[in-house]
RNA sequence: AAUAUUCUUUGGGGCGAGGUGUAAUUCCUCACCGGCAGUAUAGUCUGCGAAGAACGGAAUGCGUUUUCCGUUCCCGACUCGGUGGAAUUCCGAGACCGACGGUAUAGUCCGGAUGGAAAAAGGCUUGG
Numbered sequence: 001a002a003u004a005u006u007c008u009u010u011g012g013g014g015c016g017a018g019g020u021g022u023a024a025u026u027c028c029u030c031a032c033c034g035g036c037a038g039u040a041u042a043g044u045c046u047g048c049g050a051a052g053a054a055c056g057g058a059a060u061g062c063g064u065u066u067u068c069c070g071u072u073c074c075c076g077a078c079u080c081g082g083u084g085g086a087a088u089u090c091c092g093a094g095a096c097c098g099a100c101g102g103u104a105u106a107g108u109c110c111g112g113a114u115g116g117a118a119a120a121a122g123g124c125u126u127g128g
Stems, first nucleotide, its partner, number of pairs: 004125001006123005016030004031108002033098002035048004043096002052073008078094005100111003
């Protein structure tokens, strides 16, 4: 160095203007935003995470339930031109996408969430 253990910290952004209306940051026109790892630098490639569903287990409650863990399912969206050895990643142009609950129909407001997590950094110990 590699391996293993354990702890700590970090770990998601965005509605501004106008219009209609009793009412919309939700509709219409314009605006704005982009988690983690890989790879020639990626919201759109490949994989992962969160949300949702089903089943199983555990805990809780008199009970309707509620919470946690595991497995499985589900899981959005890009083209053209240029440069190059190499880019759906860069440059130019034009597109497209965005969980659930609430509320005048929400990627941007409020809520679950002062939560969880992919993962990143650092420390302790082990070990040769």